[in-house]
RNA sequence: CCACCAGAUUGCAUAAUCGCGUGCUUUGCAUGAGGAAAGUCCGAGCACCAUUAAUGGACGCUGGAUAACGUCCAGUGGAGGCGACUCUAAGGAAAGUGCAACAGAAAUAAACCGCCUAUUUUAUAGGUAAGGAUGGAAGGGUGAGGUAAGAGCUCACCAGCAUUGCAGUGAUGUAAUGGCUCUGCAAACCCCGUUCGGUGCAAGACCAAAUUAGGCUUUAGCCAUGGUAGGUCGCAUGAUUGUACUGGCAACUUUACAACUAGAUAGAUGAUUAUGUUUAACAGAACUCGGCUUAUAGAUCUGGUAGAAGA
RNA sequence: GGUGGCAUAGCCAAGUGGUAAGGCCAAGGUCUGCAAAACCUUUAUUCCCCAGUUCAAAUCUGGGUGCCACCU
Numbered sequence: 001c002c003a004c005c006a007g008a009u010u011g012c013a014u015a016a017u018c019g020c021g022u023g024c025u026u027u028g029c030a031u032g033a034g035g036a037a038a039g040u041c042c043g044a045g046c047a048c049c050a051u052u053a054a055u056g057g058a059c060g061c062u063g064g065a066u067a068a069c070g071u072c073c074a075g076u077g078g079a080g081g082c083g084a085c086u087c088u089a090a091g092g093a094a095a096g097u098g099c100a101a102c103a104g105a106a107a108u109a110a111a112c113c114g115c116c117u118a119u120u121u122u123a124u125a126g127g128u129a130a131g132g133a134u135g136g137a138a139g140g141g142u143g144a145g146g147u148a149a150g151a152g153c154u155c156a157c158c159a160g161c162a163u164u165g166c167a168g169u170g171a172u173g174u175a176a177u178g179g180c181u182c183u184g185c186a187a188a189c190c191c192c193g194u195u196c197g198g199u200g201c202a203a204g205a206c207c208a209a210a211u212u213a214g215g216c217u218u219u220a221g222c223c224a225u226g227g228u229a230g231g232u233c234g235c236a237u238g239a240u241u242g243u244a245c246u247g248g249c250a251a252c253u254u255u256a257c258a259a260c261u262a263g264a265u266a267g268a269u270g271a272u273u274a275u276g277u278u279u280a281a282c283a284g285a286a287c288u289c290g291g292c293u294u295a296u297a298g299a300u301c302u303g304g305u306a307g308a309a310g311a
Numbered sequence: 312g313g314u315g316g317c318a319u320a321g322c323c324a325a326g327u328g329g330u331a332a333g334g335c336c337a338a339g340g341u342c343u344g345c346a347a348a349a350c351c352u353u354u355a356u357u358c359c360c361c362a363g364u365u366c367a368a369a370u371c372u373g374g375g376u377g378c379c380a381c382c383u
Base pairs, nucleotide, nucleotide: 001307003305004304005303006302007301008300009299010298012276013275014274015273016272017271018270020032021031022030023029024028034282038293039292041291042290043289044288045287046200047199048198049197056196057195058194059193060192061075062074063073064072065071076090077088078087079086080085091191092190096189097188098185099184100183112132113131114128115127116126117125118124119123140158141157142156143155144154145153159181161178162177163176164175165174166173167172204233205232206231207230214223215222216221217220240259241258242257243256244255247252312382313381314380315379316378317377318376321335322334323333329366337353338352339351340350341349359375360374361373362372363371
């Protein structure tokens, strides 16, 4: 210099005028969208209904974090990349059932061609998985011995399985030994383990016209029933955020200090001008939090990898 | 705001792991003096889009887009 990888920040600013919502001490002052407010995909708070188990659903390597989680962190195995690094719904196929089209002789099951032997003449019977052909997948792979021809039949190395030792909290790794090779699919049914009651603020709580049971005094009101119209609340300080510190590799956490200012109910946040520098992306709260996912112009910073050139 | 469902040819529509039935329409042909009717032939290669699982996906799983319905 160029091509990349990972992480983080920012997301127009300032002033004036006009306008809108909310609050107040009301000729005015204060305050007024986001990192995703979105999708509603998970997990909770909260409210009401039901009462507890079944059906059913969800999740699934190991350890930890958390109020909880399908989220996050650190590892293990696998896949990709020269590398920095990235991706991974990853329990069980040796409990059982099912599926594997077409092709192919045969799809979990051996004999189509070939090879060998016998009978005997070009057919029959037997042996054989080394070779051919089909397929995504063909009874572990390569080499040697062995044999009529062959075969884990035997041996060496490699892959896989089981047992034992060692290391690790564990997934697992590694070494030795053993027998001899077991198809794939569970984002098919299923089995094992963990876990889940349902409905969502249009939940719901309170007040309460008109009308309506009933009653009282008495002909006009009162009590009362019920909960419609309408109104008030739910509704903004919370498992919150930031800084420093304690513990921890980290997620996170202990303690201290500081910060927080929309809240509508036909639904507010806009427009113009001036300056800066390019004329700003995705996009607009409707009970609230923790996550995930998706959308996002441009600008900036930090660490690292590979290549080229120069010293 | 919340909840549920759908998307397959120009139109309707079947298909729930094995390479997309059927009908209408359209195009060409046969028949006819010319038409209609009838008969024959043809049309999906990105099953709304993007990923994943699988030997194999319209179908199973995740995410996105559009449309429809219900709850005051």